[in-house]
RNA sequence: GUCCCUGUAGUUAAAUGGAUAUAACGAGACCCUCCUAAGGUUUAGUUGCAGGUUCGAUUCCUGCCGGGGACG
Numbered sequence: 001g002u003c004c005c006u007g008u009a010g011u012u013a014a015a016u017g018g019a020u021a022u023a024a025c026g027a028g029a030c031c032c033u034c035c036u037a038a039g040g041u042u043u044a045g046u047u048g049c050a051g052g053u054u055c056g057a058u059u060c061c062u063g064c065c066g067g068g069g070a071c072g
C1' cells in the first nucleotide's frame, strides 16, 4: 500500500429493516439478617464518528477513526 473481518451499558454477549434496544455479571437504593455473605424488590446506564437510502436503520450504502488478520 491492497484486501478481509470487527466496533452495541463498566464487562461479556443478543437483537438479519418494524423500537419502549434485551439478558447475564457488575454498580446504586431498599427489604431480609445481630453483622456479613447469600436471597428478594427496584433504579441508572449502551448502538465508534459524520453523511446517505428508507415511511422506518443496531441492521443496508459511503467516508473517517479504533482493533484484529492475509498478501506484497
Base pairs, nucleotide, nucleotide: 001071002070003069004068005067006066007065010025011024012023013022018055027043028042029041030040031039048064049063050062051061052060